[in-house]
RNA sequence: UGUAAGUAAAGGCAAACCCACCGAAAGAUGGGGACGCAAAACCACAGGCCUGUCGAAUCUUGGGAUUCUAUGGCGGCUGGGUUACCGGU
Numbered sequence: 001u002g003u004a005a006g007u008a009a010a011g012g013c014a015a016a017c018c019c020a021c022c023g024a025a026a027g028a029u030g031g032g033g034a035c036g037c038a039a040a041a042c043c044a045c046a047g048g049c050c051u052g053u054c055g056a057a058u059c060u061u062g063g064g065a066u067u068c069u070a071u072g073g074c075g076g077c078u079g080g081g082u083u084a085c086c087g088g089u
Base pairs, nucleotide, nucleotide: 012037013036017032018031019030020029022027035076041082042081043080045079046078047077048074049073050072055068056067057066058065059064
């Protein structure tokens, strides 16, 4: 210096759920709360998944129903990019 494993110490983040609030929704934000995480820090480029406002099509007497659709969302889905604490064996 590299690789593998992941020990110790100091800490960090925060699932479900509850409350408030924004949103058509998915979901986000704040507070409480811990299921877990060695990048569960940041980033929507690729894939995947979620929602379906607007829009399109079909059905319907109307009302409405169904299907398609991302420009919306998920980084705690995967890949990828960038950055970061410690250093026993």
This is a predicted structure of an 89-nucleotide RNA (c-di-GMP-I riboswitch aptamer) from Alicyclobacillus sp. Its mean pLDDT, the model's own confidence on a scale to 100, is 81. It was read from a public genome assembly, where an Rfam model found it.